[in-house]
Context: one part of a larger RNA
């Protein structure tokens, strides 16, 4: 000077407390440890590893094992020699990959050249080791309120002062004080989104007026009022009153406003700490390996299962299941796609191919709601696992191992021990709806919009953290 303390003081934070949902029992899905295995590739491991690397393992991917082949090699590319071809096609053996036989050059008068083969040499290759040799990017304390300079003053000197004090903020954010006056890098604010308003814009969007026409509908003339798109300003500044206060900062109240004291949300992460993560995105030093630790190919496997554990879904029902009936989003995708109407299926789905290159066409019915009826507290008309049998998509190809639908079967389960997580408002809960990845495949991830609460007394305790002051045998 720090770091520590079951020291002290003042403050903050879903830290506790008030609430309201939940994991922890069951089934199932996924992810890991373990076990098995020819191989079950590999990396992640206390908060910050476990629905993570993956935003898609049936072949591929794929790095793993078996087994089969190639060996200047599947791609790149230098010299030397040396041959005249390769490529395609027929043909044999083969699961394929390969291989093994036919067929087979060009330009140039010539030296030679081009192209491809084979030899050879320098060398390609490697997801092979070392994140404790690295760049780069990433997590985390933490969006916490902190971390240094310069010059000057102090101190022998490590340093200290600034950056401590009174107050006050979300804030080292401001303001008075001060041997400090000044600056940088954080805080804020410029950024984008949404919330109210004005002007322009008016089609593919809307429909007040005026006309038309229809069983109906902005359908059709016609309009840009309005919603709405999209630009482009205006708005909020503690700006104005009032009070406290040290007359300062600032706070507490009100008044206007669509909104009020950072208006909600994002993005945006100082010096730095974990020898934190990544040599398996890329990059790259070192060392390794070279008929292999490189390549192709088939088949397996990553999908195993006495068990554990994380993360989820679906459940145990009556605020609910089931059947009819009927109502309002948003954000997004769409030309190798979406795919309407018709029609066939009981359904998955097929046929068909109309429109759309989209505010014009279509994915598209949103569901929770509402109305009406049924169940009447049962392991049930609650829950759906687990099988059986018959179907349907992708797709060379669904056995290992793929989603879907129909009939049947109908296990666990009656609110879940110790423990334990998430969330302060359009939050939580609870409903659906797109989207990337994708041939196929989602209970996961991104992101939408609809319904929409309870509760905070307070800071003793619990964690975590910021300042100041104390101690210390610690650096």
């Nucleotide at each position: 000077u720090g770091a520590c303390g079951g020291g002290g003081g003042c403050c903050c934070g879903c830290a506790c407390a008030a609430g309201c949902g939940g994991u922890g029992g069951a089934g199932c899905a996924u992810g890991u440890g373990g076990u098995u295995c020819a191989a079950u590739u590999c990396g992640a491991c206390g908060c910050a590893a476990c629905g993570c690397g993956a935003a898609g393992a049936a072949c591929c991917u794929u790095a793993c094992c078996c087994a089969g082949g190639c060996u200047u090699g599947a791609a790149c590319a230098g010299c030397g020699a040396g041959u005249g071809a390769c490529c395609a096609c027929u043909u044999c053996c083969g699961a394929a990959a390969g291989g093994g036989a036919g067929c087979u050059u060009c330009c140039g008068c010539a030296a030679g050249g081009a192209c491809a083969c084979u030899c050879g040499u320098a060398g390609a290759g490697g997801u092979g080791c070392u994140g404790c040799a690295u760049g780069g990017c990433u997590g985390u304390c933490g969006u916490c309120a902190g971390c240094u300079c310069g010059u000057g003053u102090c101190g022998u000197g490590a340093g200290a002062u600034g950056u401590u004090g009174g107050g006050u903020u979300a804030a080292g954010u401001c303001c008075c004080g001060c041997a400090a006056c000044g600056a940088g890098c954080g805080c804020a604010a410029c950024c984008c989104u949404u919330g109210u308003c004005u002007g322009c814009u008016g089609u593919u969007g809307c429909c007040a007026u005026c006309a038309g026409g229809u069983u109906a509908u902005g359908c059709u003339g016609g309009g840009c009022a309005c919603u709405c798109u999209g630009c482009a300003g205006a708005g909020a500044c503690u700006g104005c009153c009032g009070g406290u206060g040290a007359u300062a900062a600032a706070c507490c109240g009100g008044a206007g406003g669509a909104a009020g004291g950072u208006g909600g949300g994002g993005a945006u992460g100082a010096c730095g700490u974990c020898a934190a993560g990544u040599c398996a995105g890329c990059a790259u030093g070192g060392c390794c390996u070279u008929u292999a630790u490189g390549u192709c190919u088939g088949g397996g496997g990553c999908u195993a299962c006495a068990c554990a554990c994380g993360u989820g879904c679906u459940a145990c029902a009556a605020u609910g299941g089931c059947a009819g009936a009927u109502a309002c989003a948003a954000a997004c995708c769409g030309u190798c796609g979406c795919g309407a109407g018709a029609c066939c299926g009981c359904a998955a789905g097929g046929u068909g191919g109309a429109g759309c290159u989209a505010a014009u066409c279509g994915g598209a019915g949103a569901a929770a709601g509402u109305c009406u009826g049924u169940c009447u507290c049962a392991g049930u008309u609650c829950g759906g696992a687990u099988a059986g049998c018959a179907g349907g998509c992708u797709g060379c190809a669904a056995c290992u191992c793929g989603c879907c639908u129909g009939c049947u079967u109908g296990a666990a389960g009656u609110u879940g021990g110790a423990a334990u997580c998430g969330c302060u408002a359009g939050u939580a809960a609870u409903c659906g709806c797109g989207g990337a990845u994708c041939a196929g495949c989602a209970c996961g991830c991104c992101g939408c919009g609809g319904u929409g609460a309870a509760u905070a007394c307070g800071u003793u305790c619990c964690c975590g953290g910021g300042c100041c002051u104390u101690g210390u045998a610690c650096a």
About this RNA:
A computed fold for a 475-nucleotide part of an RNA from an uncultured bacterium, annotated as small-subunit ribosomal RNA, 3' major domain. Model confidence (mean pLDDT): 83 of 100. The full RNA is in RNAcentral, with records from ENA, Greengenes and SILVA.